RNA sequence: GCCUAGGUAGCUCAGGGGUAGAGCAGAGGCCUGAAGAGCCUUGUGUCGGGGGUUCAAUUCCCUCCCUAGGCA
Numbered sequence: 001g002c003c004u005a006g007g008u009a010g011c012u013c014a015g016g017g018g019u020a021g022a023g024c025a026g027a028g029g030c031c032u033g034a035a036g037a038g039c040c041u042u043g044u045g046u047c048g049g050g051g052g053u054u055c056a057a058u059u060c061c062c063u064c065c066c067u068a069g070g071c072a
Base pairs, nucleotide, nucleotide: 001071002070003069004068005067006066007065010024011023012022013021018055025044026042027041028040029039030038048064049063050062051061052060
């Protein structure tokens, strides 16, 4: 340099045009003498950056950045 896969919550990952979810973690509460466990409540997010298409973009297209693997 080229090819492929990926970048979404604190972490691991879903979601592939109609305004974003799960598990774990976190926060608040109940319980306890106190803690742990258990139960209830609560997403904590400019979906890597910019541009384009569209009534509407996390999703489609272009470009850039980053990560992993491959080829030379």